[in-house]
RNA sequence: GCGCGUAUAACUCAGUGGUUAGAGUACUGUCUUCACAUGGCAGGAGUCGCUGGUUCGAAUCCAGCUACGCGCA
Numbered sequence: 001g002c003g004c005g006u007a008u009a010a011c012u013c014a015g016u017g018g019u020u021a022g023a024g025u026a027c028u029g030u031c032u033u034c035a036c037a038u039g040g041c042a043g044g045a046g047u048c049g050c051u052g053g054u055u056c057g058a059a060u061c062c063a064g065c066u067a068c069g070c071g072c073a
Stems, first nucleotide, its partner, number of pairs: 001072007010025004018056001027043005049065005
């Protein structure tokens, strides 16, 4: 330098154009306990890597860029 892949909550991930972007773990409050753990209930947390484009509508499609990984040279 070229090609391919990944980027979504603190972490691990799901989500193949259409309500409000979700799960598990973690975190906060509360109930239970003498207390802790486990368990129950409730809650907070995201400008979907960035910038543009297509579309009535984009996390999703297209282009460029950034970071990381793999391969080729």